A computed fold for an 89-nucleotide RNA from Desulfosporosinus sp., annotated as c-di-GMP-I riboswitch aptamer.
Its Rfam family is "c-di-GMP-I riboswitch aptamer". About the family: GEMM was predicted in a large-scale screen for bacterial structured RNA regulatory elements.
The prediction has a mean pLDDT of 81.

């Protein structure tokens, strides 16, 4: 420098749930908490999937209600991309 699997040390992250805050919602942030994770580190303006529907359009129409749509969200859904610790070989 490169690096398949297994093993080791010190560590790391944190699902559900609870509290507070933000948000129309999905969800996110912080604290608690651990189901799991060897990239559960980054990237949502690379592609696909999924969730939501404020606004917009359409239907119905006094409202209510219904449908479509991401510009919202998810990297702990998958692929691609970027970066990376220790040890063995």
């Nucleotide at each position: 420098u490169c690096c398949a699997a297994a093993c080791u040390a010190g560590g790391g992250c944190a699902a559900a749930c609870c509290g507070c805050a933000c948000g129309a919602a999905a969800g996110u942030g912080c604290g608690g908490g651990a189901c799991g994770c060897a990239a559960a580190g980054c990237c949502a303006a690379a592609g696909g999937g999924u969730c939501u529907a404020a606004a917009u359009u359409c239907c119905u129409u006094a409202c209510c209600g219904g449908a479509a749509u991401a510009u919202g969200a998810u990297a702990g859904c998958c692929u691609a991309g970027c970066u990376g610790c220790a040890a063995c070989a």